[in-house]
RNA sequence: AAAAGCAAAACCGGGGAAACCCGGCGGCACAAAGCCAGAGGGUCUAAAGUCCGACUGUGACCAGGAUCGCCCGGCUGCCGAA
Numbered sequence: 001a002a003a004a005g006c007a008a009a010a011c012c013g014g015g016g017a018a019a020c021c022c023g024g025c026g027g028c029a030c031a032a033a034g035c036c037a038g039a040g041g042g043u044c045u046a047a048a049g050u051c052c053g054a055c056u057g058u059g060a061c062c063a064g065g066a067u068c069g070c071c072c073g074g075c076u077g078c079c080g081a082a
Stems, first nucleotide, its partner, number of pairs: 005030001011024005028069001034075003038072001040071002042067003049061003052057001
């Protein structure tokens, strides 16, 4: 290159305490943006819990929650000009 794939943000509906996820619509991007949370790292949220308090907080800490379209790693995969 070709044929495909996937689907950001926004909006609508739903789940969730939230992060975020699912579906519809929509296309930002992606050569693995296919899959996996792997006692790997990072980041996000903080319900429950703990602590504090000027008292019933718009507080602090915290992942077992989330993110694979943050990185590393693992598994799988289309094409074939060079």
Molecule: c-di-GMP-I riboswitch aptamer
Organism: uncultured Anaerolineae bacterium